[in-house]
RNA sequence: GGGGAUGUAGCUCAGCUGGGAGAGCACCACGUUCGCAACGUGGGGGUCGGGGGUUCGAGCCCCCUCAUCUCCA
Numbered sequence: 001g002g003g004g005a006u007g008u009a010g011c012u013c014a015g016c017u018g019g020g021a022g023a024g025c026a027c028c029a030c031g032u033u034c035g036c037a038a039c040g041u042g043g044g045g046g047u048c049g050g051g052g053g054u055u056c057g058a059g060c061c062c063c064c065u066c067a068u069c070u071c072c073a
Base pairs, nucleotide, nucleotide: 001072002071003070004069005068006067007066010025011024012023013022019056027043028042029041030040031039049065050064051063052062053061
């Protein structure tokens, strides 16, 4: 220098054929307990790596770009 993969909640990741942004763990509150843990119920938390474009509508499609991993030279 060229090719490929990945990037979504604090962490690990789903997200189908473009239309509701989600799960588990973690965190907070309450219940249970003498108390803790465990368990149960409820709750908070997101510029979907960044910018631009297409579309009535983008996590998803197109272009540019950044980071990490990987292959070739």
Annotation: A computed fold for a 73-nucleotide RNA from an Eggerthellaceae bacterium, annotated as transfer RNA. It matches the Rfam family "tRNA". It is annotated as a transfer RNA. About the family: Transfer RNA (tRNA) molecules are approximately 80 nucleotides in length.